[in-house]
RNA sequence: GGUCGUGUAGUACAAUGGAUAGUAUGGAGGUUUCCGAAGCCUUAGAUCCAAGUUCGAUUCUUGGCAUGACCA
Numbered sequence: 001g002g003u004c005g006u007g008u009a010g011u012a013c014a015a016u017g018g019a020u021a022g023u024a025u026g027g028a029g030g031u032u033u034c035c036g037a038a039g040c041c042u043u044a045g046a047u048c049c050a051a052g053u054u055c056g057a058u059u060c061u062u063g064g065c066a067u068g069a070c071c072a
């Protein structure tokens, strides 16, 4: 330099055009306990950026940024 992939809670992942964006783990509070741990209940927290298509975009298209793989 070229081709391709990926980008969503702190972390690891779902959601392939119609939702209140979900699960696990972690965080906070409560319950329990003599105190912890474990268990149970509650709670906060996210779509990389900009444009476009569409009645409607996490999803499709284009550009940018970041990261990874392969080739040279």
Stems, first nucleotide, its partner, number of pairs: 001071007010025004018055001027043005048064005